[in-house]
Molecule: transfer RNA
Organism: Hibiscus syriacus
RNA sequence: GUCCGCCUAGCUCAGUUGGUAGAGCACAAGGCUCUUAACCUUGUGGUCGUGGGAUCGAGUCUCACAGUGAGCA
Repeated sequence: GUCCGCCUAGCUCAGUUGGUAGAGCACAAGGCUCUUAACCUUGUGGUCGUGGGAUCGAGUCUCACAGUGAGCA
């Protein structure tokens, strides 16, 4: 230089044909327990990398840019 993948909660990751963003872990509260841990219940937590475009409507389509990983030269 060229080409491909990835970017979503604190972390690891889902998200179907474009139609109200989710799980596990972590965290908080409560229950249980002499206490802690474990276990059970409930809850908090998101500018979906950034900025545009098309659309009634975008995490999803599209363009540019940034970050990251791999291939080729």